[in-house]
């Protein structure tokens, strides 16, 4: 100076911390939806899911759950003023949380603002703004 992410900015304070703006998440009526679900538990944040085949484990079998491999579908990110779009190439498809419980949801209640990377031109084209 940039990238991913909601995860940034401002004010006060010696600091701890407090407040505000902004961005993001959760719970929560009528109506609507559901007409079933409930150990094969269920649910949330997030792009991080789905299908087929096969192997391993839970397990002695089916179902189911988790993992590996192969194939397919689909989803997300990529840069030098910003946004949108197109597009080549390159990557990612994790991790964590609630705790038997939650559809949507006005009022209302409530929580987060971490962390991880890059080092010199990071394809290019179009439109709008500045």
């Nucleotide at each position: 100076g940039g990238c991913c992410u909601a995860a940034u900015c401002c004010u006060c304070g010696a600091g701890a911390g407090a407040g505000g703006a902004g961005c993001g998440g959760a719970g929560g009526a009528c109506c609507c939806a559901a007409g079933c679900g409930u150990u094969u538990g269920g649910g949330g944040u997030g792009u991080a899911u789905c299908c087929c085949a096969u192997c391993c484990g839970g397990u002695a079998c089916c179902a189911c759950c988790g993992g590996g491999u192969g194939g397919g579908a689909c989803g997300g990110g990529c840069a030098a003023c910003u946004c949108u779009u197109u597009g080549a190439g390159c990557c990612c498809g994790a991790a964590c949380c609630c705790g038997u419980c939650a559809g949507c949801u006005a009022a209302c209640u409530u929580c987060g603002c971490c962390g991880g990377c890059c080092a010199u031109c990071a394809a290019g084209g179009a439109g709008a703004g500045g």
c-di-AMP riboswitch aptamer (ydaO/yuaA leader) from a soil metagenome, 130 nucleotides, folded computationally.
RNAcentral holds the sequence, with entries from MGnify.